[in-house]
Notes:
The prediction has a mean pLDDT of 81. c-di-AMP riboswitch aptamer (ydaO/yuaA leader) from a soil metagenome, 133 nucleotides, folded computationally.
RNA sequence: AGCCGAAUCCCGGGCAGGUCAUGCCGCCCGGGAGCGGGGGACCCAUUCAGUUGGGGCGAAUCGCCGCCAGUGUGCGGCGUAGCGCAGCUUCAGCGCGAGCCCGUCAGCUCACCUCGUAGGCAUUGAAGUGAAG
Numbered sequence: 001a002g003c004c005g006a007a008u009c010c011c012g013g014g015c016a017g018g019u020c021a022u023g024c025c026g027c028c029c030g031g032g033a034g035c036g037g038g039g040g041a042c043c044c045a046u047u048c049a050g051u052u053g054g055g056g057c058g059a060a061u062c063g064c065c066g067c068c069a070g071u072g073u074g075c076g077g078c079g080u081a082g083c084g085c086a087g088c089u090u091c092a093g094c095g096c097g098a099g100c101c102c103g104u105c106a107g108c109u110c111a112c113c114u115c116g117u118a119g120g121c122a123u124u125g126a127a128g129u130g131a132a133g
Base pairs, nucleotide, nucleotide: 002121003120004119008033009032010031011030012029013028014027015026017025018024019023034117035116036115037114038113039112044107053105054102055101056100057099062079063078064077065076066075067074068072082096083095084094085093087129088128089127090126091125092124
């Protein structure tokens, strides 16, 4: 001085931490603002039966092929919906396309209720346009 992400700012208190320091930084607790998520009426939606439980955060879905002591919500490969690299557009280039949670339960949803405010990285250019300083 930047990137992904909601994950930032302010106030009060605390700490055996860092610092020469009563200041500042860091960490912890509480409160508030902002940002983000979930639950939750009327109306609307939801055809029936069987099998299979179902649902949420997130860009992270879906398809084909292969593998097996394992047949699985499995492993691997190639693609792909979608996503990121500048406020927007175009071109080119590069990357991601995971993981986790609820626990038999939830469509939408005013009022209302409730939760989170982490973690991980190291920087792509060109043209046009806009905004801010």